[in-house]
Molecule: SAM riboswitch aptamer (S box leader)
Organism: Cyclobacteriaceae bacterium
RNA sequence: GGUUUAUAAAGAAGAGUGGAGAGACAGGCUCUAUGAAGCUCUAGCAACCUGGCAAAAUGCCAAGGUGCUAAUUCCUGACCCGGUGACACAGGGGAAAUAUAAAUU
Numbered sequence: 001g002g003u004u005u006a007u008a009a010a011g012a013a014g015a016g017u018g019g020a021g022a023g024a025c026a027g028g029c030u031c032u033a034u035g036a037a038g039c040u041c042u043a044g045c046a047a048c049c050u051g052g053c054a055a056a057a058u059g060c061c062a063a064g065g066u067g068c069u070a071a072u073u074c075c076u077g078a079c080c081c082g083g084u085g086a087c088a089c090a091g092g093g094g095a096a097a098u099a100u101a102a103a104u105u
Stems, first nucleotide, its partner, number of pairs: 001105008013042005021031003025077004043069003048065002050062004073097001079093003083089001
């Protein structure tokens, strides 16, 4: 990197360093010299794997391995539904894509 399954309306930030970008992609919108990304440290959230208890099932506790800590995955992308005479636009739906975990290759 590929495949499969699960989850994505909840939750959780400070310091140092750095010095202009960041939010996957495109458009929008937003964040950013009152300091972006990256790196380091500390703190926290969560509970997929893991350990313990229980065990028919649902579970409870811990936090070792990951992950995460602006905005719903920030919103929308292609399609369907229905509203309108039509466009625009707003609403609903399951996908796709993306992210993470676990398993596998």